Description
Model confidence (mean pLDDT): 83 of 100. A computed fold for an 81-nucleotide RNA from Candidatus Brocadia sp., annotated as c-di-GMP-I-GGC riboswitch aptamer. It was read from a public genome assembly, where an Rfam model found it. Taxonomically the source falls in Candidatus Brocadia (Bacteria, Planctomycetota, Candidatus Brocadiia, Candidatus Brocadiaceae).

RNA sequence: UUUGAAAAAGGCAAACCAAUCGUGAGGUUGGGACGCAAAGCCAUGGGUCUUCAGCGCAUGAAGAAUGCCAGGUUGCCAUAA
Numbered sequence: 001u002u003u004g005a006a007a008a009a010g011g012c013a014a015a016c017c018a019a020u021c022g023u024g025a026g027g028u029u030g031g032g033a034c035g036c037a038a039a040g041c042c043a044u045g046g047g048u049c050u051u052c053a054g055c056g057c058a059u060g061a062a063g064a065a066u067g068c069c070a071g072g073u074u075g076c077c078a079u080a081a
Base pairs, nucleotide, nucleotide: 001080003078004077011036012035016031017030018029019028020027021026034067040073041072042071044070045069046068048064049063050062051061052060053059
């Protein structure tokens, strides 16, 4: 530097449930595992969602999620050179 078939040390944790915060999308903590080789981190581009304004449509503002797709950045194990 390439790759993620198999294995292994270790890691994360969807739905759902409880508590709690938020008008809301959702967040946090605990339980729980559908899955994940970046399901680590960053809202940068596209898309999605929420609230408010506007409303014939368009649109604007403020937000949410990276486990939607790209991009940036760091990294464990194994493999090949």